Description: Large-subunit ribosomal RNA, domain I from a Rhodospirillales bacterium, 494 nucleotides, folded computationally.
Context: one part of a larger RNA
RNA sequence: GGCAUUUGGUGGAUGCCUUGGCAUCGAGAGGCGAUGAAGGACGUGGCACUCUGCGAAAAGCUCCGGGGAGGUGAGAGCAACCUUUGAUCCGGAGAUAUCCGAAUGGGGCAACCCGGCGCUUAUUGCGUCAUCCCGCACCGAAUCCAUAGGUGCGGGGAGCAAACCCAGGGAACUGAAACAUCAAAGUACCUGGUGGAAAGGACAUCAAACCGAGACUCCGUCAGUAGUGGCGAGCGAAGGCGGACCAGGCCAGUGGCGUAUGUUUAAGAACCGGAACCGUUUGGAAAGACGGGCCUGAGUGGGUGAUAGCCCCGUACGGGUAGAAAGAACAUGCGUCCUUGAGUAAGGCGGGACACGUGCAAUCCUGUCUGAAGAUGGGGGGACCCCCCUCCAAGCCUAAGUACUCCUCGAUGACCGAUAGUGAACAAGUACCGUGAGGGAAAGGUGAAAAGCACCCCGAGAGGGGAAUGAAAUAGACCUGAAACCGAAUGCCU
Repeated sequence: GGCAUUUGGUGGAUGCCUUGGCAUCGAGAGGCGAUGAAGGACGUGGCACUCUGCGAAAAGCUCCGGGGAGGUGAGAGCAACCUUUGAUCCGGAGAUAUCCGAAUGGGGCAACCCGGCGCUUAUUGCGUCAUCCCGCACCGAAUCCAUAGGUGCGGGGAGCAAACCCAGGGAACUGAAACAUCAAAGUACCUGGUGGAAAGGACAUCAAACCGAGACUCCGUCAGUAGUGGCGAGCGAAGGCGGACCAGGCCAGUGGCGUAUGUUUAAGAACCGGAACCGUUUGGAAAGACGGGCCUGAGUGGGUGAUAGCCCCGUACGGGUAGAAAGAACAUGCGUCCUUGAGUAAGGCGGGACACGUGCAAUCCUGUCUGAAGAUGGGGGGACCCCCCUCCAAGCCUAAGUACUCCUCGAUGACCGAUAGUGAACAAGUACCGUGAGGGAAAGGUGAAAAGCACCCCGAGAGGGGAAUGAAAUAGACCUGAAACCGAAUGCCU
C1' cells in the first nucleotide's frame, strides 16, 4: 500500500408521520368607504424580540345573552394577580379608535410641517374649514332687462376590491411553410360603467310555399353541414329537433318600479340534552389476544402510553332563542316612469357588424348629403319585381334557467406527504439581491410524559467518564439513519 471482516465518524437518502397545501361538490355571501375604507406607520404588556390582539379608554372598556372552573393570547418562562359576589371564554349590541392613506384647512420627500374661524377649564382642549355635480335661496358685471359670476344652505360623488359582465378604443409576435388582402383577433392591453349576477327579452321574429311556430337566455344536436375564402391559410352559421327554465307587463291607471312606516309569518347565534363494558393475559403502557356482556335513529371521524361502537370529544336525533339584519305576504303614505314613438324609415357616398373579404348581397349600425307614408298605411320573407304568407320599427320595464369566486361554512378525494404539495407546514412574500420596476430562498419530527441527566470525577472551556430518568439514551437536542467520503481493530498478501 492492497484485499477481506468487524466497528465508528460524516452525511441525510429511505420508511413512517402531518399542524400545510391542491382539487371538486353543496350551501352562504357577493362588497367595504367622507359615520373616513382597503392597506400601512407608530405605539400598547410588570419584564416584551417576533407574531396575534388592541388604540393615549391601547392583549383592552360597557351592557345583554350563553357557559360553569379555571384564567392573565403564541413562541416561553418568572413575578404579581383575577375568579362560584360567576372570572377567562363564546354570541350580540355599543364606547374608544393616535398618525398616514380617496385624505378632504394649506403644504409635503406618506405616517411630517404650518394655519384661519368659533367655543373653551385659556402655555390647553373640542369643533369646523378640499374639490366637482345637482337642487334651493340671496347677491350680482361689462349692459336696460338679462346672462356670466359670487355667497350661503341641503343632498350626492370620489378611493379600494379576485374573477365574471357590458360598452368605448385596440396591437404585434405568429400562420399563410416568403408576403401585401386574409389569419392571429375584436385576442392581449388601455379606458369607462353596473350588478350579485351582467347582458338579452315579449316579434315591423322565424318559417313555409301556401302547412305552421310563438319573448329572451343557456346546454346538446343540427354540423365541420350550408356557405365564406389571395376559393390559399383558414373562418364557419341558421331554421328545426331534444332539454334547462318558464311570465309577462306599462304609457295617466283598480298600473309598473323605488322608498318609508306598520302588521303577520318562516328561517335563524352562542349554546343544551344525547345510548352502551368488564375480567384475565402479554407488555413500559391495552384500545391487542382470550373469555363473557351491552347500545344502536348513534359502527362518519378524532383523541387517549399499540389497533376502542360501549374511556373522552363527538356522531344520529332532539331542543334553544334576545337584538340586529334580511326574506315573503298585506295595508298606508311619498317619489318616479310612460302621451303609441319624423329629421325617423328608406336612398346616394364612405366605413363597420352580420359565419358572409362588395360579391347577385338581402339584414343591422351610421360619418356625410337627401328624405317618406302615416293602418285605404308600413316592414320582412337573402339582388330586384308580382302574387301570397307573416309581422307592426323609430317609447319603457321584466324573475328563472347562464357566468365567476377575493371570501365564509360543511363535505369529499384510485390528490401531495417536506427536492412533493402553494413561493411559503417553521417570525415567508420573511432573510437576502436590485437605484428601481422587480426577483426571491433555505429551514418540519426527543419522548407516552421533560421524567431535558441531581450528585461525583477529568478538563480553562467545549467535551467526556460514572451515577440517575426512561421500555429504549447508539431516543441526550435528539425518530429511522442508506450511499459517496474519512478513520480504527483484526487477518491475509506485497
The RNAcentral record of the full RNA draws on ENA.